The RNA shown here (transfer RNA) has 73 nucleotides and comes from Ipomoea nil. Lineage of the source: Eukaryota > Streptophytina > Magnoliopsida > Gunneridae > Ipomoea. It matches the Rfam family "tRNA". From the family's description: Transfer RNA (tRNA) molecules are approximately 80 nucleotides in length.
RNA sequence: GUUGGUGUGGUGUAGUGGUUAUCAUGUCAGUCUUACACAUUGAAGAUCUCCAGUUCAAUCCUGGGCACCAACA
Numbered sequence: 001g002u003u004g005g006u007g008u009g010g011u012g013u014a015g016u017g018g019u020u021a022u023c024a025u026g027u028c029a030g031u032c033u034u035a036c037a038c039a040u041u042g043a044a045g046a047u048c049u050c051c052a053g054u055u056c057a058a059u060c061c062u063g064g065g066c067a068c069c070a071a072c073a
Stems, first nucleotide, its partner, number of pairs: 001072007010025003018056001027043005049065005
């Protein structure tokens, strides 16, 4: 340089156009314990990478950036 893929809470993920974005883990608080851990109950935590377009409606479709990964050169 060419081609392809990925980008979603702190981390890892589900989500093939529909109004409250899923789960796990982590964090915080309650219960339990002398205390910690485990367990259990609850809470907080996301501008769905950015810009533009299509649509009544976009995490999802289209185009273009950016970052990372892979293959080829």